The part of an RNA shown here (small-subunit ribosomal RNA, 3' major domain) has 481 nucleotides and comes from a metagenome.
The prediction has a mean pLDDT of 84.
The RNAcentral record of the full RNA draws on SILVA.
[in-house]
Context: one part of a larger RNA
RNA sequence: UGACGGGGGCCCGCACAAGCGGUGGAGUAUGUGGUUUAAUUCGACGCAACGCGCAGAACCUUACCUGGUCUUGACAUCCCGAGAAUCUUUUGGAAACAUAAGAGUGCCUCUUUACGGAGGAACUUGGUGACAGGUGCUGCAUGGCUGUCGUCAGCUCGUGUCGUGAGAUGUUGGGUUAAGUCCCGCAACGAGCGCAACCCCUACCUUUAGUUGCCAUCAUUAAGUUGGGCACUCUAGAGGGACUGCCGGUGUCAAACCGGAGGAAGGUGGGGAUGACGUCAAGUCCUCAUGGCCUUUAUGACCAGGGCUACACACGUACUACAAUGGCAUGUACAAAGGGCAGCGAACUCGCGAGGGUAAGCGAAUCCCAUAAAACAUGUCUCAGUCCGGAUUGGAGUCUGCAACUCGACUCCAUGAAGUUGGAAUCGCUAGUAAUCGUGGAUCAGCAUGCCACGGUGAAUACGUUCCCGGGCCUUGUACA
Numbered sequence: 001u002g003a004c005g006g007g008g009g010c011c012c013g014c015a016c017a018a019g020c021g022g023u024g025g026a027g028u029a030u031g032u033g034g035u036u037u038a039a040u041u042c043g044a045c046g047c048a049a050c051g052c053g054c055a056g057a058a059c060c061u062u063a064c065c066u067g068g069u070c071u072u073g074a075c076a077u078c079c080c081g082a083g084a085a086u087c088u089u090u091u092g093g094a095a096a097c098a099u100a101a102g103a104g105u106g107c108c109u110c111u112u113u114a115c116g117g118a119g120g121a122a123c124u125u126g127g128u129g130a131c132a133g134g135u136g137c138u139g140c141a142u143g144g145c146u147g148u149c150g151u152c153a154g155c156u157c158g159u160g161u162c163g164u165g166a167g168a169u170g171u172u173g174g175g176u177u178a179a180g181u182c183c184c185g186c187a188a189c190g191a192g193c194g195c196a197a198c199c200c201c202u203a204c205c206u207u208u209a210g211u212u213g214c215c216a217u218c219a220u221u222a223a224g225u226u227g228g229g230c231a232c233u234c235u236a237g238a239g240g241g242a243c244u245g246c247c248g249g250u251g252u253c254a255a256a257c258c259g260g261a262g263g264a265a266g267g268u269g270g271g272g273a274u275g276a277c278g279u280c281a282a283g284u285c286c287u288c289a290u291g292g293c294c295u296u297u298a299u300g301a302c303c304a305g306g307g308c309u310a311c312a313c314a315c316g317u318a319c320u321a322c323a324a325u326g327g328c329a330u331g332u333a334c335a336a337a338g339g340g341c342a343g344c345g346a347a348c349u350c351g352c353g354a355g356g357g358u359a360a361g362c363g364a365a366u367c368c369c370a371u372a373a374a375a376c377a378u379g380u381c382u383c384a385g386u387c388c389g390g391a392u393u394g395g396a397g398u399c400u401g402c403a404a405c406u407c408g409a410c411u412c413c414a415u416g417a418a419g420u421u422g423g424a425a426u427c428g429c430u431a432g433u434a435a436u437c438g439u440g441g442a443u444c445a446g447c448a449u450g451c452c453a454c455g456g457u458g459a460a461u462a463c464g465u466u467c468c469c470g471g472g473c474c475u476u477g478u479a480c481a
Base pairs, nucleotide, nucleotide: 001481002480003478004477005476007475008474009473010472011471012470013469015465016464019429020428021427022426023425026320027319028318029317030316031315032314033313034311035310042053043052064306065305066304067303068302069301070300073131077130078129079127080126081125082124083123086103087102088101089100091098092097107120108119109118110117111116133295134294136293137292138291142289143288144284145283146282147280149278154193155192156191157190158189159188160169161168162167173184174183175182199272200271201270202269204240205239206238207237208236209235210234213230214229215228218227219226243266246260247259248258249257250256322422326381327380328379329378330377331376338369339368340367343362344361348357349356350355388419393414394413395412396411397410398409399408435457436456437455438454439453440452441451
């Protein structure tokens, strides 16, 4: 100087407390361990691995296994030989591939009367070796990227001063703040990386603009449908607005704090992006790049089939429930944000339905996906393993796709399991939040209870900081470095 302490002081955080809803019990989905297997590819392992890499394993993907094949190679450059490219068909085969036959002769340059000849580019094929290739090993050789402490308030430097020195001071102290934020003091005076602000979204107003958007006045219609209008809504550009600016009190005449006014908004208005010096030899050689090592008729490459989907079991994360604040039936209302041409697909029509047929419009503020659902109204069920719950299984189908057996999603009929609120323990959340209800998107041929986003309805509680956990500052002890 640090680190540590079941030492002390001060302070903070959904850390506890106060509340609300869960997980742990059931069924299912999904990931992991284990076991099994020819293979169940590999990585990730307290927080910070386990709906994680995977924004989507039937083939492909695919890295694994079995079998069939290739060896200058699936891919790149160079050299030599042949052939235009390319297309069609034959035979064998699971295909890869092997085999045979036919069609076919282009483009550029030079030359030739012409036929033709020579060379070149691209492509195909044979050969030679230099080389290619490796999701093989090492993340403890690395770059890059990322997680975490933590959006915590810290981490340092120059000069000066002090100390023999390691170092100290500044950065400590008194107040204050979300903040090393600011003020005062001080052998320090300044500065840098962080904090804050500058950026984006959102809440209010003004202005510009008025179609595809809107409709107050006038006419018109089934309908903003049409004329008309751009006031309003909205859209999207530019501005304004909030700064402790004003008032009172407290305070050290400070910083600041408390209360108030005005205001759409008040003390960082709400949310996002933004992550200091560093820590964990944290993660990744399977995104990519890369040193070294290993491999080279194989640890490379092609193909078919299988596997990654197995199943006595254990754990994590979710979904659906156990019902009456509910289930079912009918009627009826109100969103936001997205996506669409190998696409979204209206209307009509067929089917109980998943869907099918036909087909308008739309590269979209115009058309479509697209009825939002919970809510509300009426009726019914009357506490039961039920008109709760929907697993499982049988049958019949639809769609995608060469192909749904292993192994897709959905529909209809039948079937109707466990489950009556969950032990010890444990998680999230402080406001438009939790809870609850639907909607969209990426990936994607098809496949979502996952992920990312969107809006609707919309709470309870916080006395307080003794305790648990994590963190910051000061101080103290130490046989630790």